[in-house]
RNA sequence: GCGGCGGUAGUUCAUCGGUAGAAUAUGGGACUGUGGAUCCUGUGAGGAGGGUUCGACUCCCUCUCGCUGCC
Numbered sequence: 001g002c003g004g005c006g007g008u009a010g011u012u013c014a015u016c017g018g019u020a021g022a023a024u025a026u027g028g029g030a031c032u033g034u035g036g037a038u039c040c041u042g043u044g045a046g047g048a049g050g051g052u053u054c055g056a057c058u059c060c061c062u063c064u065c066g067c068u069g070c071c
Stems, first nucleotide, its partner, number of pairs: 001070007010024004018054001026042005047063005
């Protein structure tokens, strides 16, 4: 330099055009002599900028960061 894959909640991962979910973590509550475990409930996220579309995490372009292959 060229190619491929990836960036979504504090963390690990889903969601392949139509209200962004799960686990875990965390706040509150129940339970318990206390704690833990268990149960109920809440909070919390699309790397950045443009384009297409009635509608974009999703499709297209550029940039950026990480991993990887080739030279």
The RNA shown here (transfer RNA) has 71 nucleotides and comes from a Candidatus Woesearchaeota archaeon. It matches the Rfam family "tRNA". Rfam's curators write: Transfer RNA (tRNA) molecules are approximately 80 nucleotides in length. It is annotated as a transfer RNA. Model confidence (mean pLDDT): 81 of 100. RNAcentral holds the sequence, with entries from ENA. NCBI's taxonomy places the organism under Archaea, Nanobdellati, Candidatus Woesearchaeota.